The RNA shown here (glmS glucosamine-6-phosphate activated ribozyme aptamer) has 149 nucleotides and comes from Enterococcus alcedinis.
The coordinates come from a structure-prediction model, not an experiment, and the mean pLDDT is 78.
The organism belongs to Enterococcus, within Bacteria.
RNA sequence: AAUCGGAAAAUAGCGCCAGAUCUGUAUUUACAGAAGACGAGGAAGAAGCUUAUCGAAAUAUUCGGCGGGUGGCUUCAGGGACUGCACUCUAUAGAUAAAAGACAAACCUUUCUUGCAAAAGAAAAAACAAAGCUUUUAUCCGCAGACAG
Repeated sequence: AAUCGGAAAAUAGCGCCAGAUCUGUAUUUACAGAAGACGAGGAAGAAGCUUAUCGAAAUAUUCGGCGGGUGGCUUCAGGGACUGCACUCUAUAGAUAAAAGACAAACCUUUCUUGCAAAAGAAAAAACAAAGCUUUUAUCCGCAGACAG
C1' cells in the first nucleotide's frame, strides 16, 4: 500500500448497470475499461395504486434498463362560516385570477493534475432561467337547518 472488519458522515436529477455507444489490447469475437441527469423546487396521520414539478445545457446518450423517491389519485382520519351534506384542502390544512419577483448550477473560456486512451478531478474568471416557488392585490364559496347575535 492493498485487503478484511467496525464506526461515523454525506448523497433523492438520488443509487446501480448486463443493451446500444466509446477507448485500449487481441484478431473472429474475447478480455480489460469509460460514460450513463445541470441545478431550482418539493415532506412528514394510515393503507393501496401510480410513466412524480420547473427550467438550463447539448456534437440533443440528460439514450435504454433496474431499484428508490418529498409528487399525484382513491379510501379512512383530520382542517375549512354555528351544524350536516356537498366541495375543497393536509397540522403553514377553502377556491380562482392577475401582477411583480429570485446573485442557480453545470455548459462555455483559461490553467493545472491523473490515465496509452475513452474520460475523470481541481482552480480562476464571466454570465444566463422557469415553475405546482415567493410576495401582493382582487373576486368567489352551493343545498338544508339553526340562530337574532